[in-house]
Molecule: RNase P RNA; transfer RNA
Organism: soil metagenome
RNA sequence: CGGGCAACCGCUGGUGUCGUAGCGCGAUCGGGAGAGGAAAGUCCGAACUCCAGAGGGCAGUGCGCCGGGUAACGCCCGGGCAGGGUAACCUGACGGAAUAGUGGCACAGAAAAUAUACCGCCCGCCUUCGCGCGCUUCGGCGCGCUUCGGCGCGGCAGGCCCAACAAGGCUUGCUGCGCCGUGGCCCGUAAGGGCGGAGGCGAGUAAGGGUGAAAUGGUGCGGUAAGAGCGCACCGCGCUUCUGGCAACAGAAGUGGCAGGCAAAACCCCGCACGGAGCAAGACCAAAUAGGGAGGCGCUUGAGGGCGGCCCGUCCGAAGCCUCCGGGUAGGUUGCUGGACCCUGCCAGUAAUGGCAGGGCGAGAGGAAUGGUCGUCGCGCCAUAGCUCGCCCGUCAGGGCGAGCGACGGCGGACAGAAUUCGGCUUAUCGGCUU
RNA sequence: GCGGGAUUGGCCGAAUGGCUUAGGCGCUGGACUGUGAAUCCAGCCACGAGAGUUCGAUUCUCUCAUCUCGCCCCA
Numbered sequence: 001c002g003g004g005c006a007a008c009c010g011c012u013g014g015u016g017u018c019g020u021a022g023c024g025c026g027a028u029c030g031g032g033a034g035a036g037g038a039a040a041g042u043c044c045g046a047a048c049u050c051c052a053g054a055g056g057g058c059a060g061u062g063c064g065c066c067g068g069g070u071a072a073c074g075c076c077c078g079g080g081c082a083g084g085g086u087a088a089c090c091u092g093a094c095g096g097a098a099u100a101g102u103g104g105c106a107c108a109g110a111a112a113a114u115a116u117a118c119c120g121c122c123c124g125c126c127u128u129c130g131c132g133c134g135c136u137u138c139g140g141c142g143c144g145c146u147u148c149g150g151c152g153c154g155g156c157a158g159g160c161c162c163a164a165c166a167a168g169g170c171u172u173g174c175u176g177c178g179c180c181g182u183g184g185c186c187c188g189u190a191a192g193g194g195c196g197g198a199g200g201c202g203a204g205u206a207a208g209g210g211u212g213a214a215a216u217g218g219u220g221c222g223g224u225a226a227g228a229g230c231g232c233a234c235c236g237c238g239c240u241u242c243u244g245g246c247a248a249c250a251g252a253a254g255u256g257g258c259a260g261g262c263a264a265a266a267c268c269c270c271g272c273a274c275g276g277a278g279c280a281a282g283a284c285c286a287a288a289u290a291g292g293g294a295g296g297c298g299c300u301u302g303a304g305g306g307c308g309g310c311c312c313g314u315c316c317g318a319a320g321c322c323u324c325c326g327g328g329u330a331g332g333u334u335g336c337u338g339g340a341c342c343c344u345g346c347c348a349g350u351a352a353u354g355g356c357a358g359g360g361c362g363a364g365a366g367g368a369a370u371g372g373u374c375g376u377c378g379c380g381c382c383a384u385a386g387c388u389c390g391c392c393c394g395u396c397a398g399g400g401c402g403a404g405c406g407a408c409g410g411c412g413g414a415c416a417g418a419a420u421u422c423g424g425c426u427u428a429u430c431g432g433c434u435u
Numbered sequence: 436g437c438g439g440g441a442u443u444g445g446c447c448g449a450a451u452g453g454c455u456u457a458g459g460c461g462c463u464g465g466a467c468u469g470u471g472a473a474u475c476c477a478g479c480c481a482c483g484a485g486a487g488u489u490c491g492a493u494u495c496u497c498u499c500a501u502c503u504c505g506c507c508c509c510a
Stems, first nucleotide, its partner, number of pairs: 001431001003377003007373003011034002015030002017027003036415001040426002043424005048278004055312004060274005065079005080094001081092004095269002101267002104262002118209002120205002123202007130145006148181014184195004217235006236258001237256008282334004292325006304316003326509003341360008379412004386405008436506007445460003453490001462478005483499005
């Protein structure tokens, strides 16, 4: 984008003509009109109509970066930011740096917010055993018992692989032993040799491991007993100022060691908007039944109503009002289709959109019409003859395979269907086109 | 046409965002009984569909699907 043109037969409403004195009604009559991009879902926003003229608060509902468009919108356009992508570009319910508050966070984990300490690292003290040295009143007492790194083997604590357990493999951290290198001390002329293990208590630490969706910013250097924004540099973040921009925001400079986990499609807070109902609204005419029965409330000390919950204010308001049972009708006219309308051109604007000029009239039924048959053109698909190209075989006559075009022919055409009317969104949709 | 409500096993029906979704009726098997009923024991069978938010959705949000209720007059 949602087939074009034409013929015949129907259907719907309108108009003309004829019939009728006329209205109405009717007709073997004439000419003309008759579904959509979504008419759908009824998810938003309005027009229109009624509720008295539509007031205030609470509650409720919806929306939520900035600017613009519009009658209005939760829609559209442009921009910002965030996420994705190599990019073109696409996507975003995108207010609150969850420190306004209340609440939640399964399992795992030391700890899920009041923070905290499992493995581990470091320091101090104590106990015990061992070795060496010194002192000794021979009972004992004092001092000391090594630094850093790598490799191999083993152990422990996790994690991953296998559906799962065991085993196994990989991996992270810690640690014992052995070896190697390096530094220190002691013994020995030298070669060389030697130089603690276990447990408890207290304090420090948040770097490392491990848990999780989420753990108090990241990397590096310094620093430290070990560590740490503890200090510094860079990155990130907050605040202040300046610059650019209408703004969202961006950039720069300065400054602060850092604001403190996840979640607001939890409650909530902030800002904005919202009175309610709907064409079965509403108005007029006509018809039928039973102005029937029961219950409740009220009659000025105010029932009830102002179509949704409460309160206040205000207005109407005393004859009634509400609920249930019961009964009746299945009619007509109007609202009703000319409008924020459609087409073309020009202008303004990045665009959405707006303005001007010219032209046009495009269903209006009310259980509900818009259908069927056929012709032709166009579109898509299938396949044949034929043509073209490539490859292979070949006894050089030809054959086979693959691709493309393809006369004539055949087949196909979705989703769906007005119901007061518009503007959007969403969903459905054979096939084609574009990015 | 317009406007409300609902959807969880075969049926009824509950649920604070956190275990494998309660419970009753029913169904299947067993026990009891001579047989059946009743009773007892055991078992089977579910969040209408698709997206999103979230660590996690029957629950919150959106889009579809299906079902259901109301509407006139006496008034």